RNA sequence: CACUUAUCCAGAGAAGGCGGAGGGAUUAGGCCCGAUGAAGCCCGGCAACCUGCUUGUACCCGUACAGGCAAGGUGCUACUUCCUACAGGACGAUGUUCUGAAAGAUAAGGA
Numbered sequence: 001c002a003c004u005u006a007u008c009c010a011g012a013g014a015a016g017g018c019g020g021a022g023g024g025a026u027u028a029g030g031c032c033c034g035a036u037g038a039a040g041c042c043c044g045g046c047a048a049c050c051u052g053c054u055u056g057u058a059c060c061c062g063u064a065c066a067g068g069c070a071a072g073g074u075g076c077u078a079c080u081u082c083c084u085a086c087a088g089g090a091c092g093a094u095g096u097u098c099u100g101a102a103a104g105a106u107a108a109g110g111a
Base pairs, nucleotide, nucleotide: 001110003109004108005107006106007105008104013043016042017041018040022033023032024031027085028084029083030082044077045076046075049073050072051070052069053068054067055066056065057064058063059062081103086100087099088098089097090096091095
């Protein structure tokens, strides 16, 4: 970083330290967070994609599927990925709601 697959309404400091004005990806609209301290860094924590160990089942006998434990590589730690934007459905219809897509994030592959 083209591309592929999976996941994205759960969880994680109600007063940890440094920091000092922004932040919730981008554009637009909305709604929020922030000097009772934003981003960022450190610490702590959460989770379990990969990984390691292990149990069961199946068979092509080293793989698949289901589960358990650990936490080495990542990741995450306000608000559903904060909501909407595009398409379609439903309805008491200039909107509300549901589903899907697009975009994005993360992991594991991959040129």